[in-house]
RNA sequence: GGACGGUUAGCUCAGUUGGUAGAGCGCAUUCUUGACGUGAAUGAAGUCAGAGGUUCGAGUCCUCUACCGUCCACCA
Numbered sequence: 001g002g003a004c005g006g007u008u009a010g011c012u013c014a015g016u017u018g019g020u021a022g023a024g025c026g027c028a029u030u031c032u033u034g035a036c037g038u039g040a041a042u043g044a045a046g047u048c049a050g051a052g053g054u055u056c057g058a059g060u061c062c063u064c065u066a067c068c069g070u071c072c073a074c075c076a
Stems, first nucleotide, its partner, number of pairs: 001072007010025004019056001027043005049065005
């Protein structure tokens, strides 16, 4: 330098044909317990990596950029 994949909640990851952003774990509160844990109920937490474009409407499609990974090439 080239090709491909990835970036979504604190963490690990879903998200189908473009049409209300989700799960598990974790966290908070309440109940349960002598207490902790377990269990139950409820809840909070998101610039969907950044910018632009298309569209009535974008996590999803297109372009550019950043970062991570794999492979290929180059190597003074």
Molecule: transfer RNA
Organism: Candidatus Blackburnbacteria bacterium RIFCSPHIGHO2_01_FULL_44_64